Predicted 3D model of a 344-nucleotide part of an RNA (small-subunit ribosomal RNA, central domain) from an uncultured organism.
The coordinates come from a structure-prediction model, not an experiment, and the mean pLDDT is 86.
It matches the Rfam family "Bacterial small subunit ribosomal RNA". Rfam links the family to the GO terms structural constituent of ribosome and ribosome.

Context: one part of a larger RNA
RNA sequence: CUGGGCAUAAAGAGUUCGUAGGCGGUCAAUCAAGCCAAUAGUGAAAUCCAUCGGCCUAACCGAUGUAAGCUAAUGGAACUGAGUGACUUGAGUACAGGAGAGGAAAGUGGAAUUCCUAGUGUAGUAGUGAAAUGCGUAGAUAUUAGGAAGAACAUCAGUAGCGAAGGCGACUUUCUGGACUGUAACUGACGCUGAGGAACGAAAGCGUGGGGAGCGAACAGGAUUAGAUACCCUGGUAGUCCACGCCGUAAACGAUGGAUACUUGGUGUUGGCCGUAAAGGUCGGUGCCGGAGCAAAUGUAUUAAGUAUCCCGCCUGGGGAGUACGGUCGCAAGGCUGAAACUC
Numbered sequence: 001c002u003g004g005g006c007a008u009a010a011a012g013a014g015u016u017c018g019u020a021g022g023c024g025g026u027c028a029a030u031c032a033a034g035c036c037a038a039u040a041g042u043g044a045a046a047u048c049c050a051u052c053g054g055c056c057u058a059a060c061c062g063a064u065g066u067a068a069g070c071u072a073a074u075g076g077a078a079c080u081g082a083g084u085g086a087c088u089u090g091a092g093u094a095c096a097g098g099a100g101a102g103g104a105a106a107g108u109g110g111a112a113u114u115c116c117u118a119g120u121g122u123a124g125u126a127g128u129g130a131a132a133u134g135c136g137u138a139g140a141u142a143u144u145a146g147g148a149a150g151a152a153c154a155u156c157a158g159u160a161g162c163g164a165a166g167g168c169g170a171c172u173u174u175c176u177g178g179a180c181u182g183u184a185a186c187u188g189a190c191g192c193u194g195a196g197g198a199a200c201g202a203a204a205g206c207g208u209g210g211g212g213a214g215c216g217a218a219c220a221g222g223a224u225u226a227g228a229u230a231c232c233c234u235g236g237u238a239g240u241c242c243a244c245g246c247c248g249u250a251a252a253c254g255a256u257g258g259a260u261a262c263u264u265g266g267u268g269u270u271g272g273c274c275g276u277a278a279a280g281g282u283c284g285g286u287g288c289c290g291g292a293g294c295a296a297a298u299g300u301a302u303u304a305a306g307u308a309u310c311c312c313g314c315c316u317g318g319g320g321a322g323u324a325c326g327g328u329c330g331c332a333a334g335g336c337u338g339a340a341a342c343u344c
Base pairs, nucleotide, nucleotide: 004315005314006313007298008297012312014200015199016198017197021193022192023191025087026086027085028084030082031081033080034079035076036075037074039072040071041070042069049065050064051063052062053061054060090190091187092186093185094183095182096181097180102176103175104174105173106172107171108170109153113149114148115147116146117145118144119143120142124135125134161168162167205246206245207244208243209242210241214240215239219235220234221233222232257311258310259309260308261307262306265289266288267287268286269285270284271283272282273281274280293300294299317344318343319342326337327336328335329334
């Protein structure tokens, strides 16, 4: 290079936007770069290959023939391409609607928890498999009233919804993104993918300053145990929360890249539209079951892992190793890139 693959065997980048590049709808005429045809030149000889022949045969030797490729001129125009003109179905815009935990900021609310103050009240309470540490006569636990603080929002709640992914759940207001449906008015291929690149990116962690109720790595104590640096219990610091700035990783999972088209069905649910209120139809999502096909099987099956096309990423035995070295990013932790010897 050819070829084969990527749900679970090695393999889909965490996600999106987008540069170069690759690929790209319908019609018409034109050009002739790709493409096709025949012609001419070149393609040294030897060698190779095919056929025939000569040494008894073979090696060996001789004869004839053949090739892409390149160049030139001629012709062709289906496809690709180029520029030109047109089209509306792809894509986008406009208008009219309804849905939504989509995002950001500000404000507000109730339940619970802990703490504080005061009242009532008296000996326990808390905890466990059982206990003990702990708390409590300096009055706890319980209960009533008042107050403070921080964090999270029960029910509604739903294989419900929204978002590119991460993710998003009390209520109100302001600002704001996207999708969907209907109309078919406008633009007229404006599209798909996307090496590099950019932005976003749970939790933990880091920096500065706040905050700190509950929970709770580390840590201390009590148990358990042969031991117990654990599981259980009593405490408890970072952290968890907020602002700003970093980090850039996850079983970042549907372990399934994106786009388009096509391909039997059944049954829920969600947002529109048509319809007559039921039925039914249609477009967009989200589930379950299941046919052909596919698949090693499990399974998947119009939300494909089916049938095809385009573009990107990635894989090539296990260990060594996501290590070493180098580079680069980071305050650090570390991230990204990423071997070999050796060994089975």